[in-house]
Bacterial RNase P class A from a Nautiliaceae bacterium, 329 nucleotides, folded computationally. The model forms 99% of the base pairs in the Rfam consensus. It matches the Rfam family "Bacterial RNase P class A". The family's RNA type in Rfam is ribozyme. Taxonomically the source falls in Nautiliaceae (Bacteria, Campylobacterota, Epsilonproteobacteria, Nautiliales). The coordinates come from a structure-prediction model, not an experiment, and the mean pLDDT is 76.
This record gives sequence, structure tokens and C1' cells, in this order.
RNA sequence: AAGGCACGCCAAGAGGCUGCUGGGAAACCAGAGGAAAGUCCGGGCUGCAGCAAGGCAGGGGUCAGCCUAACAGGCUGCCGCCGUAAGGCGAGGGAAAGUGCCACAGAAAUCAAACCGCCGAUGGAGCGCAAGCUCACAGGCAAGGGUGAAACGGUGAGGUAAGAGCUCACCAGGGGAUAUGGCGACAUAUCCCGCUGGUAAACCCACCCCGCAGCAAGGAGGGAUGGUAAAGCCUUGCAACAAUACCCUCCGCUUGAGCGGCACCGUAAGGUGUGCGCCUAGAUAAAUAGCCUCAUAAACAGAACCCGGCUUACAGGCGUGCCUUUUCU
Repeated sequence: AAGGCACGCCAAGAGGCUGCUGGGAAACCAGAGGAAAGUCCGGGCUGCAGCAAGGCAGGGGUCAGCCUAACAGGCUGCCGCCGUAAGGCGAGGGAAAGUGCCACAGAAAUCAAACCGCCGAUGGAGCGCAAGCUCACAGGCAAGGGUGAAACGGUGAGGUAAGAGCUCACCAGGGGAUAUGGCGACAUAUCCCGCUGGUAAACCCACCCCGCAGCAAGGAGGGAUGGUAAAGCCUUGCAACAAUACCCUCCGCUUGAGCGGCACCGUAAGGUGUGCGCCUAGAUAAAUAGCCUCAUAAACAGAACCCGGCUUACAGGCGUGCCUUUUCU
């Protein structure tokens, strides 16, 4: 210098005029986002069976350790795949519990199967004095061809009538045992078992987790009305006797697992401390805006109980670390 990988940050600002919402007696102060979005996970909060316990049904999760209030999130690793590398991706338990399924093609798609093919030892038929030869009827064969995404692991040797993990050696995978290293996932080494198609985002099995509903939750006051409802289900124990939907107002409602700085611990996610700094929308048919100037001002996009994640959308710009190749010193 070129190409690439991983991250972090900003998402505009200033001035003037006119409005809107909240706070305040007033002056005045504050007023959308990194995703406010999708509503996909996890929690707080609130109510629902009177309360408690257990079960059933139903739903969900799935490599290990750690982080976290929690998670299907994150971090660091393991294993597999991709990349020269920096790095990236992975619904990543079990197919050796059982069942099912495997389009088309093909003879056969898994206690296999004979279309072409090979054999025909054994039995059979024929020929021959005989040795034997012929036939391919019974039958044997998964080695070769062909079909297919996939044909019962591969190579070689032995073996055989021809063949076959039928036997043996080596290789690939699987299961088991032992040793060593690691908290662990796992790795390495040795030995044993001839065990060998795929599929669990098919049923299923194993282990673990989960009651249900949501701020239109729910509470208070007022108004009008009028008649007995209730966590999905079941069981057990103890106890009690009263309401519900509709409209309006207020509360819930925004200061919180808060943000930032610094110190320490940790590879990191994160944690602990703090005589430190900050207060950051709270509306309800819904405010957070419009116009002018600097000046061409611009992407995706608009809070609706709150918080932690994930996912998706996005103009333009800034910064950090690392990798590869080439050149120069």
C1' cells in the first nucleotide's frame, strides 16, 4: 500500500419566531429510539381455586463450565464443518430400547433382494467302458454389471463349486474396559467385541424446567343496573360465607436488577466497593412539533406498566485491535 476479519461509538448542532405536554406560585425547567419496531424468550408487578401439598393433562429445554434476578440470552471452552489466516457457522442427548418412514428408478430400501451375471460342490437329466464331459431342472452366490441420494463399511490375502467379516491383517466408524491429562465437555494411548445405511424440526426414550392470565392487570370513589360466576382437570387435609360486568374520575405511572466516573477482582461475560457525579417523557386518542437562517441536512423510524435479552430495519461518518500478500527501510 492493497485485500480482509472482529469490535466500539455517533445517529446531528447552533440562532430566531410560533405552538403542544408535564412540573412549578412565578421566573423558568424538562420533553422519543438505537432500535421506541416484531411481541419471539426471560423476569418484576398485579390478579385468579379460600389456603397448602401432590398428581394428571399440556407445553418447553438438551455439549461443558461459568455469568445473571432469570432466560431458549451472554462469556470462555469442547466437538464437527468452512476459511491460507485473523476468524465464522452449528435445534450439538439417544438410531446399540422399540416402532415407523426412505419419492423416482430399481429384482431388492433393511429378520433384505436374483434383472443381467457367476457357480452348479450336492441332488437330477443326457452322453461315455471309464476318467470325465454336457445341460442349467432343483438349488447356491451379494464378488462384477446395471438402478438410485443411499444397495449392509473399505483394501488385500486366505478360503470356496462360486461367493460372503466366512476367517485373518491393516484402515474408517461404533460399543465396552483400563490408564494418563482436564472441574468438565473431551483428548491421547493400549486392549476387547465383526457390532457397521439414513432419518428423532417422525413417534418415541432419557434427564431437567414450567399453575393460568395479563396494566383492557388491578385498587379507590361516584353513577346506573339487578341476581350468584371464577385458577385447565383430579385427589387429600384444614377453613370460610360472599357478588359481577358497564360508564366517568383518580391511583397504578415512572427513581430504576438506574446511568456515568474511579479503584480492585476476573481471559471474558460480569462482580465488589465508592466521604464521587447525574435525574433521564409520562401522555390517554394520546404532547414531544412547525417555519426561517447557517446550508445541499439527509437513513431506518414515533414511547403507551417497567426491566434484561434476542431478532429485524437503517443514510452518512468516526475510532480501535488483528490477519494475509507485496514493496521499502